Predicted 3D model of a 370-nucleotide part of an RNA (large-subunit ribosomal RNA, domain IV) from a wastewater metagenome. The coordinates come from a structure-prediction model, not an experiment, and the mean pLDDT is 81. The full RNA is in RNAcentral, with records from SILVA.
[in-house]
Context: one part of a larger RNA
RNA sequence: UGAUCCUCAAGGAACUCGGCAAAAAAGCAGCCGUAACUUUGGAAUAAGGCUUGCCCAUGUUUAACUACAUGGGCCGCAGCGAAAGUAUCUCUGGCGACUGUUUAUCAAAAACACAGCUCCCUGCGAAAUCGUAAGAUGAUGUAUAGGGGGUGACACCUGACCAAUGCCAGAAGGUUAAAUAUCGGUGGUGUACAACAUCCAGCGCGUGAUCAAUUGAUCGUGCAUUGAAUGUUGUAUGCUGGCUGAUAUAAGCCCUGGUGAAUGUCGGCCGUAACUAUAACGGUCCUAAGGUAGCGAAUUACCUUGUCGGGUAAAUUCCGACGCGCACGAAUGGUGUAACGACUGGAGAACUGUCUCGAGGAUUAGCUCG
Numbered sequence: 001u002g003a004u005c006c007u008c009a010a011g012g013a014a015c016u017c018g019g020c021a022a023a024a025a026a027g028c029a030g031c032c033g034u035a036a037c038u039u040u041g042g043a044a045u046a047a048g049g050c051u052u053g054c055c056c057a058u059g060u061u062u063a064a065c066u067a068c069a070u071g072g073g074c075c076g077c078a079g080c081g082a083a084a085g086u087a088u089c090u091c092u093g094g095c096g097a098c099u100g101u102u103u104a105u106c107a108a109a110a111a112c113a114c115a116g117c118u119c120c121c122u123g124c125g126a127a128a129u130c131g132u133a134a135g136a137u138g139a140u141g142u143a144u145a146g147g148g149g150g151u152g153a154c155a156c157c158u159g160a161c162c163a164a165u166g167c168c169a170g171a172a173g174g175u176u177a178a179a180u181a182u183c184g185g186u187g188g189u190g191u192a193c194a195a196c197a198u199c200c201a202g203c204g205c206g207u208g209a210u211c212a213a214u215u216g217a218u219c220g221u222g223c224a225u226u227g228a229a230u231g232u233u234g235u236a237u238g239c240u241g242g243c244u245g246a247u248a249u250a251a252g253c254c255c256u257g258g259u260g261a262a263u264g265u266c267g268g269c270c271g272u273a274a275c276u277a278u279a280a281c282g283g284u285c286c287u288a289a290g291g292u293a294g295c296g297a298a299u300u301a302c303c304u305u306g307u308c309g310g311g312u313a314a315a316u317u318c319c320g321a322c323g324c325g326c327a328c329g330a331a332u333g334g335u336g337u338a339a340c341g342a343c344u345g346g347a348g349a350a351c352u353g354u355c356u357c358g359a360g361g362a363u364u365a366g367c368u369c370g
Stems, first nucleotide, its partner, number of pairs: 001365008010356002014354001019351001029051004037042001039153001053074008075079001088349007095341002100112002116151007128137003154336004159266003164263002166259005173254003180248007187240012200227003204223008267285005294328001295325001306322005
C1' cells in the first nucleotide's frame, strides 16, 4: 500500500449521475389497530402500538402439566435470551394491465408473449406449410374449426378522406402472347413438257493439209440434222412447310365500382366586435379530405431553465395548470385505470464513515530486514 472484515466524537446524504455501497428498523409468534383508492377480489403483515422468561393458583380444554385465559409472585443488562433463518417504510408521477419470456458469455427492460378485440383466407382431397414426386403436417380436426396479419386485461371510445398504392367485384369498349384454324405471299425439293445455252457422240453434204493412189486413211474446219447429259427460264403437277402478312381467340393492363382495426393522408392567405386585445363571423385560393374526441413544454416542445402555482432557505429535476402541438392524436390505437414490477423520475421518515475528514483495530498479500 492492496484485499476481506470490525469500531468511531459532533453532524446526518452536506457524497454522488443516482443513498451506489453500507447501516438501520422489523423479525410472517400473540393481542390491538389499519387510510386514500378500488375491477369490491384487493390495497394489507398497509401504517402504527403493546406483549414475549420462570414459578404458583384458578377456570375452560386435552388421551396427557396438552393448549389457552385470568390473577399473584421471582430474576436478569438482555426472556423468538445461543446458532441458523427471517420484510425497511411512506407520499407522488411515467411506462407496461397482470403471472410469464429474452440477447448461454457486457442489455431482464417500457422489448417479446399474453387473455381479450378486430380484419383476411379456408366447405374438406380445405386453406396454409414441407417435399421433384409419392406422401406428410393441418387432423383421425370440419367454420364455436384451422391458417395468416394487426392491436394488446378492463373502462370510455376509435373521427374525415377511396385522389395515389394494394385488395375485392365487374364487364360495354380499347390494347395485348404463343400455339391453333382459315385465307394470301414467298421458299426447298421431285416429275413431265417446252424454249434457250453449253459439251460429247453419230450421220449427211462441202472444203484445206499430209500419206496413199479409181472410191481410202489421218488431222482440222463450215453448214444441216439426230441422240444423250448438264444448266437456266416458263407452264402443269406431287411432296414439304421454312419465312412472312391478314383474320379469329385468354387472363392481364387501360376502364367501371367498392374497400381503412388495408399501405397511407388529414391546408394556406386576408379582413372583421363601441378602449385595447382577440375573433364566434366573412372573403379568397387549393385539395381526395383538410386532424374530430381526448391529451398536450409530453420517453414527443427547437425557441426553452416557456409562463403561472406547489414543494425547498435556495431546484435547468419533480408535481398541478396554461396551449399558436418547431414536429400529439385515435387498434403503426387515443385517453384513463385498481392490482402487479430485481423497470424508471421526484419527495420524505428511519438509518448510517456515502460525506465534512479522517482515525484506530483484526486477518491476509506485497515490500524491507533477518